[in-house]
RNA sequence: GUGGUCGUAGCUCAAUGGUAGAGCACCGCUCUGUGGCAGCGGUGGUUGUGGGUUCGAAUCCCAUCGAUCACC
Numbered sequence: 001g002u003g004g005u006c007g008u009a010g011c012u013c014a015a016u017g018g019u020a021g022a023g024c025a026c027c028g029c030u031c032u033g034u035g036g037c038a039g040c041g042g043u044g045g046u047u048g049u050g051g052g053u054u055c056g057a058a059u060c061c062c063a064u065c066g067a068u069c070a071c072c
Base pairs, nucleotide, nucleotide: 001071002070003069004068005067006066007065010024011023012022013021018055026042027041028040029039030038048064049063050062051061052060
């Protein structure tokens, strides 16, 4: 340099163009002499960035940034 894959919560990952979710973590409560385990509830998101298409975009298109793989 060329082509591909990936980027979503603190972490690991889902989500067929139609309300952005799960597990773990964190916080509170119950339980316990204390802690842990267990149970219940809760907080947390400009879906990497900037545009476009659409009534509606995490999803489709373009550009760009980062990571990674292959080739050169």
Predicted 3D model of a 72-nucleotide RNA (transfer RNA) from Candidatus Yanofskybacteria bacterium CG10_big_fil_rev_8_21_14_0_10_46_23. Model confidence (mean pLDDT): 80 of 100. It matches the Rfam family "tRNA". It is annotated as a transfer RNA. The sequence was found in a public genome assembly.